Large-subunit ribosomal RNA, domain IV from a Lachnospiraceae bacterium, 325 nucleotides, folded computationally. The prediction has a mean pLDDT of 88. The full RNA is in RNAcentral, with records from ENA. Rfam family: Bacterial large subunit ribosomal RNA.
[in-house]
Context: one part of a larger RNA
RNA sequence: GUAUUGUUAAGGAACUCGGCAAAAUGACCCCGUAACUUCGGGAGAAGGGGUGCCAGGGAAACCUGGCCGCAGAGAACUGGUCCAAGCAACUGUUUAACAAAAACACAGGUUUAUGCAAAACCGCAAGGUGAAGUAUAUGAGCUGACGCCUGCCCGGUGCUGGAAGGUUAAGAGGAGAGGUUAGCGCAAGCGAAGCUUUGAAUCCAAGCCCCAGUAAACGGCGGCCGUAACUAUAACGGUCCUAAGGUAGCGAAAUUCCUUGUCGGGUAAGUUCCGACCCGCACGAAAGGCGUAAUGAUUUGGACGCUGUCUCGACAAUACAUCCG
Numbered sequence: 001g002u003a004u005u006g007u008u009a010a011g012g013a014a015c016u017c018g019g020c021a022a023a024a025u026g027a028c029c030c031c032g033u034a035a036c037u038u039c040g041g042g043a044g045a046a047g048g049g050g051u052g053c054c055a056g057g058g059a060a061a062c063c064u065g066g067c068c069g070c071a072g073a074g075a076a077c078u079g080g081u082c083c084a085a086g087c088a089a090c091u092g093u094u095u096a097a098c099a100a101a102a103a104c105a106c107a108g109g110u111u112u113a114u115g116c117a118a119a120a121c122c123g124c125a126a127g128g129u130g131a132a133g134u135a136u137a138u139g140a141g142c143u144g145a146c147g148c149c150u151g152c153c154c155g156g157u158g159c160u161g162g163a164a165g166g167u168u169a170a171g172a173g174g175a176g177a178g179g180u181u182a183g184c185g186c187a188a189g190c191g192a193a194g195c196u197u198u199g200a201a202u203c204c205a206a207g208c209c210c211c212a213g214u215a216a217a218c219g220g221c222g223g224c225c226g227u228a229a230c231u232a233u234a235a236c237g238g239u240c241c242u243a244a245g246g247u248a249g250c251g252a253a254a255u256u257c258c259u260u261g262u263c264g265g266g267u268a269a270g271u272u273c274c275g276a277c278c279c280g281c282a283c284g285a286a287a288g289g290c291g292u293a294a295u296g297a298u299u300u301g302g303a304c305g306c307u308g309u310c311u312c313g314a315c316a317a318u319a320c321a322u323c324c325g
Stems, first nucleotide, its partner, number of pairs: 001320008010311002014309001019306001027051005036041001038145001052067006068072001080304007087296002092104002108143007120129003146291004151221003156218002158214005165209003171203002176198005183190002222240005249283001250280001261277005
């Protein structure tokens, strides 16, 4: 000097991105225990008190009296606690070796497909899974306990249904045209049959056009102007556009650029935090909206206790390094 460990006056988070680390709490018995709540919880809430040995009594629990120590769960093992908010209901799962989470899953909800030789999937096929199951089943998609709810738009895209009309393939069909040449003709040329190259009308499916339905399908959910007896604002009116113009609830939010918005709280002092406001750059209702007890090695803010984190260092032990021998 490094590592590990121990102690430390006074202060006690002033450290730091952040109480990271450490300290503190801790066992058993008794008392006592709030908000909130899905009435189960929360809860070991919180907060207090006790604990050794001897003698006597007692069935015991225990009671009474006495004794010793700084200390009686005498060592070791052995919860720190509280308040508020975000997210996710929960237990669970995950990036083997930088991420454990708010991500995934989940029970529940909902849509859709599928009548069994099921749909879906694997395979060239045989065959197999589904399933030795049968719609209270199976597959796929979205959402994600529970509570209150889930608004408007079917114009576009998709899906489902419809079949009158338009369009439409191969195929069927074979009007007509060309080539060739027996023949005819003086010639120009005409030209049967056959062969051959083509080929119009006409018939004809799905699809598309078309007509409907469907948003817990993909998705979408306006602008300008004026107006009230101070001002301001606009319940109200006008106008343009649209398929329809964002409802309830929430809102500077895990979403707010301007922004450290403004006001209130907490602090001596608060870009964070909590409660409001609403001017939502750019929330919003199953890519769910808003609440929510319990839960969380989750994230954020605060408080008590506690401490070498710090003021600001110091001392000691062990191991190693280094130096001297």